Overview
This is a predicted structure of a 126-nucleotide RNA (SAM riboswitch aptamer (S box leader)) from uncultured Steroidobacter sp. The sequence was found by an Rfam model in a public genome assembly. Its mean pLDDT, the model's own confidence on a scale to 100, is 85.
[in-house]
């Protein structure tokens, strides 16, 4: 780097150095000299793996499933839903046109919903 699986609307900030950008692209909208990104130190959040306990299963164990505990183990994270939209499908409603008007039809926009792609994190794997 590739592939597979799970999760992604919850949660968690201070100090030092430095000094202009950051939210990966575009559009939007935000954050930022009341100090961006980065590095260092400390603090915190969180149960994915691992650990421990219980129940189920078993003749019993192992394994497995479920629930719980714990942040002295391994990672991860600490503005905004993965900040929102971008692709496909549906859709309340609205606009325009066919009409002078209605029915109806066509086109466009669209709150919002579902899915896909991409991404992030973890676990596994060649």
């Nucleotide at each position: 780097c590739g592939c597979u699986c799970a999760u992604c609307g919850a949660g968690a900030c201070c100090g030092g150095c430095u000094g202009a950008g950051g939210g990966u692209c575009a559009g939007g909208c935000c954050c930022u000299u009341u100090g961006a990104a980065g590095c260092c130190g400390g603090g915190g959040c969180a149960a994915c793996c691992g650990u421990c306990g219980a129940a189920c299963c078993u003749a019993a164990c192992c394994a497995g499933u479920u629930c719980g505990a714990a942040a002295u183990g391994g990672u991860g994270c600490c503005a905004a839903c993965u900040c929102c939209u971008g692709c496909g499908g549906g859709a309340a409603u609205g606009g325009c046109c066919g009409u002078a008007a209605g029915c109806c039809g066509g086109c466009c926009a669209g709150a919002u919903c579902c899915g896909a792609c991409a991404g992030a994190u973890g676990a596994g794997u060649u």